[in-house]
RNA sequence: GCCGCCUUAGCUCAGUUGGUAGAGCACGUCCAUGGUAAGGACGGGGUCUCGGGUUCAAAUCCCGAAGGUGGCU
Numbered sequence: 001g002c003c004g005c006c007u008u009a010g011c012u013c014a015g016u017u018g019g020u021a022g023a024g025c026a027c028g029u030c031c032a033u034g035g036u037a038a039g040g041a042c043g044g045g046g047u048c049u050c051g052g053g054u055u056c057a058a059a060u061c062c063c064g065a066a067g068g069u070g071g072c073u
Stems, first nucleotide, its partner, number of pairs: 001072007010025004019056001027043005049065005
C1' cells in the first nucleotide's frame, strides 16, 4: 500500500426482509434468612463509533472518516 470482517447498556452478545432497541451477567430497591451466599419480584441504564446521503421513516441501505482485528504484498 491492497482486501475482508467487527464497532449496539458497565461486560459478553442478539437484532435476516428499513417501522421510534433487547437478552444474559453486572448494578439498585424489595422479598426471603438469625445472618450470608444461592433464589424470587420490580427497576435504572444505550444521541446503536463519528460525519454526510437516500427515505414519510435508518442500528439496518449508500458514501466518507476513526478505532480494532485478520490476510496479502